[in-house]
RNA sequence: GGCUUAUUGGGGUAAUGGUAACCUUUCCGACUGUCUCUCGGAAAACACGGGUUCGAUUCCCGUAUAAGCCG
Numbered sequence: 001g002g003c004u005u006a007u008u009g010g011g012g013u014a015a016u017g018g019u020a021a022c023c024u025u026u027c028c029g030a031c032u033g034u035c036u037c038u039c040g041g042a043a044a045a046c047a048c049g050g051g052u053u054c055g056a057u058u059c060c061c062g063u064a065u066a067a068g069c070c071g
Base pairs, nucleotide, nucleotide: 001070002069003068004067005066006065007064010024011023012022013021018054025043026042027041028040029039030038047063048062049061050060051059
């Protein structure tokens, strides 16, 4: 220098164009003599900027970061 892949709550992962799901964490409540466990509820995210589309986490382009391959 060229090419490919990845980026989603505090953390770990799903979601192949139509209300972003699960586990964990945090908070509240129930249960218990207390804590733990268990149960119920709540908070919390699509890397950034554009394009296509009625509608984009998803498709396309660029940027940033990380990893890999080639030279």
This is a predicted structure of a 71-nucleotide RNA (transfer RNA) from Flavobacterium wongokense. Lineage of the source: Bacteria > Pseudomonadati > Flavobacteriia > Flavobacteriales > Flavobacterium. Rfam family: tRNA. Rfam classes the family as a transfer RNA. Rfam describes the family as follows. Transfer RNA (tRNA) molecules are approximately 80 nucleotides in length. Gene Ontology term of the family: triplet codon-amino acid adaptor activity.